[in-house]
RNA sequence: AAUUUGAAAAGGCAAAUCUGUAGAAAUGCAGAGACGCAAAGCUAUAGGGGCUAAGCCGUUUGGGUAUGCCAGCCAGCUGCCAGG
Numbered sequence: 001a002a003u004u005u006g007a008a009a010a011g012g013c014a015a016a017u018c019u020g021u022a023g024a025a026a027u028g029c030a031g032a033g034a035c036g037c038a039a040a041g042c043u044a045u046a047g048g049g050g051c052u053a054a055g056c057c058g059u060u061u062g063g064g065u066a067u068g069c070c071a072g073c074c075a076g077c078u079g080c081c082a083g084g
Base pairs, nucleotide, nucleotide: 003084004083005082006081012037013036017032018031019030020029021028022027035072041077042076043075047074048073049070050069051068055065056064057063
C1' cells in the first nucleotide's frame, strides 16, 4: 500500500418510550433514555421501495394525488479504530 475480518480495546451513533418545540399529518429538532449498529456517516425533481394528504380533484361525506417526508428498507458514494 492493497485486500479481508470484527474477538477484545479506544472513540462514535442512538430504536421504543417520556418531556419540550415546529408541522395539517407523516415527520423533524432539543433533552432524558438504550433496542440495536462496523458505516445507524453522506445522498430524497436525476435507482427501487415506503409513509403522510394541507392544498387540489372526485365524492357525500369512507377515495385519489407530493409540491411534504423516511438514509435505522434495499441501493449508490465516502470513511475511523483494531486484528490477520

c-di-GMP-I riboswitch aptamer from Domibacillus sp. PGB-M46, 84 nucleotides, folded computationally. The sequence was found by an Rfam model in a public genome assembly. Its mean pLDDT, the model's own confidence on a scale to 100, is 81. Its Rfam family is "c-di-GMP-I riboswitch aptamer". Gene Ontology term of the family: cyclic-di-GMP binding. Rfam's curators write: GEMM was predicted in a large-scale screen for bacterial structured RNA regulatory elements.